[in-house]
Context: one part of a larger RNA
This record gives sequence, structure tokens and C1' cells, in this order.
RNA sequence: CUCCUGCUAAGGAACUAGGCAAAUUGAUCCCGUAACUUCGGAAGAAGGGAUGCCCCUUGGUACGUGGCACGGACUUGCUCUGUGCUGCGGACUGGGGCCGCAGGGAAACGGCCUGGGUGACUGUUUACUAAAAACACAUGUCUCUGCAAAGCCGCAAGGCGAAGUAUAGGGACUGACACCUGCCCGGUGCCGGAAGGUUAAGGGGAGGGGUUAGCGCUUCCAUGCGUCGCGCGAAGCUCUGAACCGAAGCCCCGGUAAACGGCGGCCGUAACUAUAACGGUCCUAAGGUAGCGAAAUUCCUUGUCGGGUAAGUUCCGACCUGCACGAAUGGUGUAACAACUUGGGCGCUGUCUCAGCAGGAGGCUCG
Repeated sequence: CUCCUGCUAAGGAACUAGGCAAAUUGAUCCCGUAACUUCGGAAGAAGGGAUGCCCCUUGGUACGUGGCACGGACUUGCUCUGUGCUGCGGACUGGGGCCGCAGGGAAACGGCCUGGGUGACUGUUUACUAAAAACACAUGUCUCUGCAAAGCCGCAAGGCGAAGUAUAGGGACUGACACCUGCCCGGUGCCGGAAGGUUAAGGGGAGGGGUUAGCGCUUCCAUGCGUCGCGCGAAGCUCUGAACCGAAGCCCCGGUAAACGGCGGCCGUAACUAUAACGGUCCUAAGGUAGCGAAAUUCCUUGUCGGGUAAGUUCCGACCUGCACGAAUGGUGUAACAACUUGGGCGCUGUCUCAGCAGGAGGCUCG
């Protein structure tokens, strides 16, 4: 010097991102206990008092627990029940006294109060940096599924769903509870419709191409039913191929937002000023309703005002100019709950002012 442990005058969070860490509290009994509340809670709220030992009293009492005898009951039993006798353990309470600095004398063993945010709650999670406001959840809603169900696994057989049957099962969103959940179907999706347009394979086969039995012309020769070349060209085979017929889908017509999603701009106007209930105009599918709002969302921003502090970029209450809240991608509240998050306070402390002391283990040498 480092680490671990213990103690510390005065002060008591001045430390620090933050009371991180430490300290305080702590058991049992008694008294006492607020707002709020879903009447269950909150609550061990908070805040107080007591605690050792001895004597007396209650009292060998209450109570607990065995034994024996006798009686009763019936479901006959290691039964139940009543009475009597008897054994063992053995208080609360009240009064008085004794000792110490200290009596739950050691140890184990909640610090508390209060405002806000988020999530209702108990649960679950990143095995090895995240335990949370994330996931789940009961609840609500939409949607699919009539049973050989939908959905899922498997090439199949087969299986799960389910030895279930719409109060059931699958998918999606929401997330207790209370009060609520506005407008838009133009786009995308889904559902329904089938008149018209478009439309595949396939059907269809007008027409065209190739091949050539034959025919015509022609070269050569040995003049032939020969040979060479050219042209026309049936049937068949083959290559192609127009019209026309032809489903779903798409176009089209409707519905649907607790489906994916979306929810305006400019100008003017009131007898101070300011503001605009009001008017005009453009655009849109419709222009954000209730509620909330500088918010886990606010850039400007430490917005402004109020509160708390001597002093407050945090916090709380308001305001509304919402850069860029908003209604099951749920909105606003909410008792209880939380190793969650953020303010304030009491208590308490070596966190600090500011450091000191003590004990132990390292640090040094050899192995």
C1' cells in the first nucleotide's frame, strides 16, 4: 500500500447520476391506527408501552393428558357416553421486592411515510451482461369450422384436433374492473353478386406449307412403260393454322373498419385590444368526436404560471401554441399488487466534511 472485518468526536446526504453501500428497524404481548376503497382491503399503516429474577395471590385452580371401577347406548368395538376414585404436566392475571449502564441482556428476526408514471393482480422471460413498463393472464370483440369439422403433422398409411360437436374447436386483436369506444368503404384485404367486357388448356378447323401416284414439257441415248431437269398435282401422311365455342380470375356491381388503414388548407369577421361563436373559398373517401395533453409522446424548451427548496434543466398541479395524443395497433380513470420507474420527507448512518484507530489476510525472502 491492497483486501476483509469492527469502532469513531462534532455534523448528518453536505457524497453521488442516484442514500449505491452501510446504518437504522427487527421477536412476542398490549394499546392504537388516516386518506382512499372494488368494502375484501389499505394495516404489522403510522405511533406508543411492556419483557429478567424472587415472594405472595389467583391456585395445584383453569386447561391439557393418562389409569381403574361402575352404569347406559347401540352400529358389539382396541366403540361412544355418564358418574366416581386416582396419577402426571400445569398457566394467564393482580400485588410486592431484588440486581445491572443495559432483562426479546447472545443469535435469528420489517426502516417508515408521502406524490406521480407504467402494468390490474399471482405468474413467465433473454441457462452465461437485460426480470422489465416486455410475455402471459382472466375479460371483451371479430372471424373460420355442421363433423370424414376447420386447422395442423406426414410422400402415404395414419395421427393430433377429440374418444370433443358451435356454452365446442382453430385463427387474429385487446388485456381485471368502471365510464366509453366517434367519422371515413376512395385505396388494399375479405365476403356476396353474376348481366356485360377480358381470358387458359381444350374443342374447332377456313386456309397455307412439305411430300408425290399421275400428267405435261424437256436433256441424253441403246427410241423405251428408259434416263436428266422443270412445271402442275389427287388421296394419304405430315407441319401449321383464322373464325367460332370455352371456367375461375381480373374488370365490373354491392357490403364490410374490435379488417389493413385514414381522419385537411387558405382568407375574412364582434363598439379598446385580443380572440373568433359567424361567413367565404379550395380540396377530400372522410376531415380527429369524447377524453387526455410540454405527456414513457413537446422539436423550439430549463415553454408560461403556481407549489415544494435559501437556491429545483428533475418532480407535482395547471394552461394548450398537440414539431408529431386519441379511442380494442384501444381512450380516460382506478382500490389492491410490484427486487419496476421518478419526485419529496422522517429516522439512521464513515456516503461525505476528513480522516483516524483496532483485528485479520496479502504484499517481502526461501521452498

The part of an RNA shown here (large-subunit ribosomal RNA, domain IV) has 367 nucleotides and comes from a Dehalococcoidales bacterium.
Rfam family: Bacterial large subunit ribosomal RNA. Its family is annotated with structural constituent of ribosome and ribosome in the Gene Ontology.
The source organism's lineage runs through Bacteria, Bacillati, Chloroflexota, Dehalococcoidia and Dehalococcoidales.
Model confidence (mean pLDDT): 87 of 100.